[in-house]
């Protein structure tokens, strides 16, 4: 140089083109305890709001499509095969 795979919360890791983030850990807030542990509820992408809620968000930048994490192309970045 060619060629292939692979990138989603804090980490693993699900999602058939149809509500993004399931589950699981970790993290926080409560519940029991004399105090903890161990249970159990409850939250948990990001910004703006007192909030209700609104936008945005699956490496990047573009296309298709009513509707993309998911299908096209291009970039990047690890990975592995070939020279």
């Nucleotide at each position: 140089g060619c060629c292939g795979g692979u990138g989603u919360g804090g980490u693993g890791g699900a999602a058939u083109g149809g509500u993004a983030g399931a589950c699981a850990c970790a993290a926080g807030g409560g519940a029991c305890u004399u105090a903890a542990a161990a249970u159990c509820c409850c939250u948990c992408g990001g910004u703006a709001g007192c909030g209700a809620u609104a936008c945005c968000g699956u490496a990047c930048c573009g296309g298709u499509u009513c509707g993309a994490g998911u299908c096209c192309g291009g970039u990047u970045a690890c990975c592995g095969g070939c020279a």

Predicted 3D model of an 83-nucleotide RNA (transfer RNA) from an Oscillospiraceae bacterium. Its mean pLDDT, the model's own confidence on a scale to 100, is 80. Rfam family: tRNA. It is annotated as a transfer RNA. It was read from a public genome assembly.